[in-house]
This record gives sequence, structure tokens and C1' cells, in this order.
RNA sequence: GCGCCUGUAACUCACCGGUUAGAGUGCCACCCUUAUAAGGUGGAAGUUGAUGGUUCGAUUCCAUCCAGGCGCA
Repeated sequence: GCGCCUGUAACUCACCGGUUAGAGUGCCACCCUUAUAAGGUGGAAGUUGAUGGUUCGAUUCCAUCCAGGCGCA
């Protein structure tokens, strides 16, 4: 330099273009326990990498850029 893949909660990942973006782990509170752990219940936490475009509607499709990974040279 060229090609491909990925980017969503603190972490690991889901989400057929359809109106309120979810799960597990972690965190907080409570229950349980003499206490801790384990277990149970509830809660908080997101500009879906950025900008623009298509669309009645975009995390999802398109373009460019940014970051990371793989391959080729």
C1' cells in the first nucleotide's frame, strides 16, 4: 500500500429496518447468615466509534473518516 473482519452498559456478547436497545458477569441496596461467601429479590448504568446520506422510520442499509484485528505484498 491492497483486501477482509470487528466497533453496542465497566467487561464478554445478543438484537429480521418498526417506534421504550437486551442478556450474562461485575456494581449498589435489601433478604438469608453470628459474620463472610454462596443463594434469592430489586435497582442503577448506553449519544449502539464519529460525520454525512437513503428511508415515513436506522444499532441494523450506503459513503467517508477514526480505532483494533487478520491475510497478502

Notes
Predicted 3D model of a 73-nucleotide RNA (transfer RNA) from a Candidatus Magasanikiibacteriota bacterium. The coordinates come from a structure-prediction model, not an experiment, and the mean pLDDT is 81. It matches the Rfam family "tRNA". It is annotated as a transfer RNA. Rfam's curators write: Transfer RNA (tRNA) molecules are approximately 80 nucleotides in length. Lineage of the source: Bacteria > Bacteria candidate phyla > Candidatus Magasanikiibacteriota.